[in-house]
The prediction has a mean pLDDT of 85. Small-subunit ribosomal RNA from a Pyrinomonadaceae bacterium, 1479 nucleotides, folded computationally.
RNA sequence: AUAACGAAGAGUUUGAUCCUGGCUCAGGACGAACGCUGGCGGCGUGCCUAAUGCAUGCAAGUCGCACGCGCGGAGCUUGCUCCGUGAGUGGCGCACGGCUGAGGAUCACGUGGGAACAUGCCUCCUUGUGGGGGACAACAGCGCGAAAGCGGUGCUAAUCCCGCAUACGCUCGGCAACGAGGAAAGCGGCAACGCGCAGGGAGAGUGGCCCGCGGCCCAUCAGGUGGUUGGUGGGGUAACGGCCUACCAAGCCGAUGACGGGUAGCUGGUCUGUGAGGACAGACAGCCAGACUGGGACUGAGACACGGCCCAGACUCCUACGGGAGGCAGCAGCAAGGAAUUUUCGUCAAUGGGCGCAAGCCUGAACGAGCAACGCCGCGUGGAGGAUGACGGCAUUCGGGUUGUAAACUCCUUUUGGGGGGGACGAUGAUGACGGUACCCCUUGAAUAAGGCUCGGCUAACUCUGUGCCAGCAGCCGCGGUAAUACAGAGGAGCCAAGCGUUGUCCGGAUUGACUGGGCGUAAAGCGCACGCAGGCGGUCUGGCGCGUGGGGUGUGAAAUCUGGCCGCUUAACGGCCAGGCGCCAUCCCAUACGGCGGAGCUGGAGUGAUGCAGAGGUCGAUGGAAUUGCCGGUGUAGUGGUGAAAUGCGUAGAGAUCGGCAGGAACACCCAGGGGGAAACCAGCCGACUGGGCAAGUGCUGACGCUGAGGUGCGAGAGCGUGGGGAGCGAACCGGAUUAGAUACCCGGGUAGUCCACGCCGUAAACGAUGGCCACUCGGCCUUUGGGGGCGGAACAUCCGUUUCUGGGGGCCUUAGCUAACGCGGGAAGUGGCCCGCCUGGGAACUACGAGCGCAAGCUUAAAACUCAAAGGAAUUGACGGGGGCCCGCACAAGCAGCGGAGCGUGUGGUUUAAUUCGACGCAACGCGCAGAACCUUACCCAGGUUUGACAUGCAGCUGCACGCCGGUGAAAGCCGGUCGCCUUCGAGGGUGCUGCACAGAUGCUGCAUGGCUGUCGUCAGCUCGUGUCGUGAGAUGUUGGGUUAAGUCCCGCAACGAGCGCAACCCCUACGGUCAGUUACUUGUGUCUGGCCGGACUGCCCCUUUGGGGAGGAAGGCGGGGAUGACGUCAAGUCCGCAUGGCUCUUACGCCUGGGGCGACACACACGCUACAAUGCCCGGCGCAACGCGCAGCGACCCUGCAAGGGGCAGCGAAUCGCCAAGGCCGGGCUCAGUGCAGAUUGGGGGCUGCAACUCGCCCCCAUGAAGGCGGAGUUGCUAGUAACCGCGUAUCAGCCAUGGCGCGGUGAAUACGUACCCGGGCCUUGUACACACCGCCCGUCACGUCAUGGGAGUUGUCAAGGCGUGAAGUCCGUGGGCCAACCGCAAGGAGGCAGCGGCCGAGCGCCGGGGCAGCGACUGGGACGAAGUCGUAACAAGGUAGCCGUACCGGAAGGUGCGGCUGGAUCACCUCCUUU
Repeated sequence: AUAACGAAGAGUUUGAUCCUGGCUCAGGACGAACGCUGGCGGCGUGCCUAAUGCAUGCAAGUCGCACGCGCGGAGCUUGCUCCGUGAGUGGCGCACGGCUGAGGAUCACGUGGGAACAUGCCUCCUUGUGGGGGACAACAGCGCGAAAGCGGUGCUAAUCCCGCAUACGCUCGGCAACGAGGAAAGCGGCAACGCGCAGGGAGAGUGGCCCGCGGCCCAUCAGGUGGUUGGUGGGGUAACGGCCUACCAAGCCGAUGACGGGUAGCUGGUCUGUGAGGACAGACAGCCAGACUGGGACUGAGACACGGCCCAGACUCCUACGGGAGGCAGCAGCAAGGAAUUUUCGUCAAUGGGCGCAAGCCUGAACGAGCAACGCCGCGUGGAGGAUGACGGCAUUCGGGUUGUAAACUCCUUUUGGGGGGGACGAUGAUGACGGUACCCCUUGAAUAAGGCUCGGCUAACUCUGUGCCAGCAGCCGCGGUAAUACAGAGGAGCCAAGCGUUGUCCGGAUUGACUGGGCGUAAAGCGCACGCAGGCGGUCUGGCGCGUGGGGUGUGAAAUCUGGCCGCUUAACGGCCAGGCGCCAUCCCAUACGGCGGAGCUGGAGUGAUGCAGAGGUCGAUGGAAUUGCCGGUGUAGUGGUGAAAUGCGUAGAGAUCGGCAGGAACACCCAGGGGGAAACCAGCCGACUGGGCAAGUGCUGACGCUGAGGUGCGAGAGCGUGGGGAGCGAACCGGAUUAGAUACCCGGGUAGUCCACGCCGUAAACGAUGGCCACUCGGCCUUUGGGGGCGGAACAUCCGUUUCUGGGGGCCUUAGCUAACGCGGGAAGUGGCCCGCCUGGGAACUACGAGCGCAAGCUUAAAACUCAAAGGAAUUGACGGGGGCCCGCACAAGCAGCGGAGCGUGUGGUUUAAUUCGACGCAACGCGCAGAACCUUACCCAGGUUUGACAUGCAGCUGCACGCCGGUGAAAGCCGGUCGCCUUCGAGGGUGCUGCACAGAUGCUGCAUGGCUGUCGUCAGCUCGUGUCGUGAGAUGUUGGGUUAAGUCCCGCAACGAGCGCAACCCCUACGGUCAGUUACUUGUGUCUGGCCGGACUGCCCCUUUGGGGAGGAAGGCGGGGAUGACGUCAAGUCCGCAUGGCUCUUACGCCUGGGGCGACACACACGCUACAAUGCCCGGCGCAACGCGCAGCGACCCUGCAAGGGGCAGCGAAUCGCCAAGGCCGGGCUCAGUGCAGAUUGGGGGCUGCAACUCGCCCCCAUGAAGGCGGAGUUGCUAGUAACCGCGUAUCAGCCAUGGCGCGGUGAAUACGUACCCGGGCCUUGUACACACCGCCCGUCACGUCAUGGGAGUUGUCAAGGCGUGAAGUCCGUGGGCCAACCGCAAGGAGGCAGCGGCCGAGCGCCGGGGCAGCGACUGGGACGAAGUCGUAACAAGGUAGCCGUACCGGAAGGUGCGGCUGGAUCACCUCCUUU
């Protein structure tokens, strides 16, 4: 270089944003399990729990070519041979194979080495195999025992045992020579010969031992250790060794984690991951360990022995009760446990093992089969055609859509399945369990074969119905309270597919423990500060070594697995062959830059001497004045003190005030400054003594002596503790006084500890720059402090002062680059690098519990878990809010006028009542509101009577010569019953109508929180936005802020903005002036008035200052002339389903419809809005005079008559600038005279009028009579800034009439006041703080009460574990003894040598006792904690949170908390000061 391989994110904190950070998901995997489903085959896999207990069978035997005997058989030669078989002696095997993972944190394992060893069977070499002796089983017979078994006695063989001989290169002694010691077994064969045996040597393989390195958690385990560490002698072993023993010495291990505790078989590998890594260790393979539990040895080449022995223990079984037997963690199988894991199968055919010369026997090793979708892989359930897009289902906007080429139907195929036939490989000669299997051929027939999960986002797939915070879902966020793509069902869709989902676990995603690859100012995180051992890191030159390091070679890294290639099963899974790959490994060689080591130097790091300088650095001792307080004395009199205001307190016994004197304690004004010093904590009058550190300049010396620093040690504000002093002021606690609902507080008066000193403890703080230390590097500017050098000036270089420049150290500010999530940092870094330390890993629980250390105590240090949450956080953004700030508006306050709140009445509302008192509206913004007209009607309510295709619409079917109208009966009416009349015609019927039936009508029934529309409100407030650009990671900002100005985001100026839109203004209407035109029905002789059409006029146009703006002239009007209409983006789930419309739901002989009557008009009360008054600015009587808007034919009605009047009777005019309705206050004259009145008119009696079908409930008006409360209204509260308020009347809509004093309009008369913006209310802009964002009606803290859960303490109690001490002590090895016993050898036959039993001893499992320790369960009671829609008390915190908050500590209090002392800013606001930026 090529090739190959190869790394993805998402949801969730917010109103939104960026960051931090946790939780969750998508992927892969599994010895799995569970749910639903299930056709076939191949290859694998299958008790993860109880190393719990096991019935039954099988899993290790074999050899007659080692040996004797019994039995059976054969041959015969009749006592021999042969064959088979049985038990026995003997040999080999049984230490392999198979199972399991308990134990074990260890040389157990992995890897690489090592020396002091052993080795049956196998291979090779060499030598020998001579000659004797002895016994015991079997067997026979006797005895004991239930059995298991056992004991005597007697006989016997051997490849059994024992001497003797011989013997090397063996063993011992020794340098050697040499000396001493030590073997054996035979059997088969006619034979050749074969198989053996003994001594020695070699090999191969195997095993034992030792060492380096590697791989778990807890330090809340920190010290451990007595054979312990070493030595010497001895013992022991195959072998080294404290392995064992005696003695001697006192060592040995440990923060590079000993000891202790917990957990665990290790590895090749497996899963995951781009990798590094993480997790795991089932199957297969290597090693280890175990075999009911514990101990022990025997035999043997090998064992301390799974299917051997002995002992102890637990358990099970048998028993004649005396004793015995047993060990599936072998293969099957059973029970149990558990979510869960198979057949009591076949065969030795193959592979392998044991024995045998062999034949062969044995082999639950193994090979196969069976069961299980447990996994992987492959195949199938059909293929092609087929539109009218069938039926059915679903949904529908009713058109169509979808299921869907899907089906039917046509043609085709036959894997799988059924039937039949052939038929292997595996076996080189024989032998096949699998198996008549795989495979092949023929035949049959689309036939036998599809499900599961999901469909809100993440995440692929949507509708209907049901349900109604229920039932339920849910991995996270979250769905469900009447339209749910989220629950359940259905249709459809999506994804996988003989599976699909769920659960569990692991890795991944998670750079969320960061080696690769993170952080610590404010998010979690810098130890309060320093000194310093270990450790880590380390300047410069030179030569050396070659440990690290780099390169190369060699060895090893088992096989399998993995990767690549090729090959074999039809493919694949699976398997075979070849290659590659795999170590922080060992060893050899080379290199020597860098690091290291040791050597020799250097001076730049560091240190040091001498000279100066500044300083509240520290300790001790003296000393000074001011002030407070107290005491004494003088003067002097009624208060003082204190607060928001007060009171407690002090004072006529003389306070306070003032003057003098005295006492005592504490702190040091001014200087004093963002000034200095110190490591930090901290340090301040002045003087002295002692003392630490720093800096400057020049020069010498040492020669890397340095930096950091786990542990450790010291220092360490304030509070607090101990002992002793001291005590003026201040002042926790405490006591009073206030405040308050309360006030365990804030405020006031007192006041004890304490504050002060000495000595000793404590060891914590917001111990903060929330910023560890050291070093180096990296733009500038300014201020300040303290040194040094130079220049200039005063004045002239000793000194001094001023100024300037250069150069060090310190304290600050602004800024470049860069960094940062942003804020910000920016040579004193939070920039760029290096070294070392400390610390963090979601929130809460928890600065806690337990344990440990320290402390006199308070407490400090270290420091969890269960449980619980889906967040907790940082910075910044936009709003909203503040008992934050600034600026500015509004009848907001103030200044005024008239009212309301009191009375009576009217109306509305609440409440109450009622058969019903229909319904809605509820702070402003409901309450003379919907209602601009409730006696019936209206009417929605109640009672009663009726009615059912309906009072009303449309359609269909059938029937009907009928309807309508009229009449009669009944009835309260509606209605019902009966009668009567009767249109057109083309004679089909059509139209109309009625009846019956069906669709449907109907509902003021519900939901204004499903909606449309309309409306209210903030608010006629001046705001609300957009495009482009720019800034910011982003939300967003800019524009829209700023300086002016305006009624106004109105305009001007400035400006990273430039423009634009909706609002403002203007355009529209009315009105004020004029002109002109027209003039009827107006006024009129007529200019004119008036009416109404058009137009003019006002635009800052003109003048002055001049940007807005201000002033002035002219003018009817001047800076918006007055009034109206007009209501931005939006807010309040504001109001209205009862105006209307409308989705959904509900009723259907009723929740529809009709009718009569009643109710909506009730009345102890309460509120709201009004009317009329309380009188003389008035009331009454008479006279006179003046409007405007409007309205009028079922109407307005002049005028006349009549009635006291309401009214009535006539009648003119007028569809109206023509006629009519049509004024009142006022003016003039008169009366009343302060009285509940000649005020006021409620109430009541009587009599009338009008409307209307009808005025009883329940209308209005008139007359007469009656004549109530009321004498100006508490707290509080409303309107109004000019033609306004106030006063006065008039009109009108609705309407038969009217409960109108209401609403909407009209004109007449016609004021007062505004200093001003501190305050109340509302609003606009800017800014600030915020823990608010359903936005302060917000958020939120703690006690208490209730429920649930986990947990700490706890008198104790129960269990378990390990070790220790003492006692006892089985089996058994070893040692001693050996008087009892004994075949081989010796022997003069008595005995000896030797051996055994027995006994004794050491050790010793187990058991018992004892004291402590660890762990765990339970535990009356008790402590706090977490969680739980609507409990109690308060209001601590967030805005200056209403006393700024917080930290440490102490005391106090129901609780949050309060107060004292010291500290912090992570405090708002105002002022001042300093500094900075800009000019």

Notes: Rfam family: Bacterial small subunit ribosomal RNA. Its family is annotated with structural constituent of ribosome and ribosome in the Gene Ontology.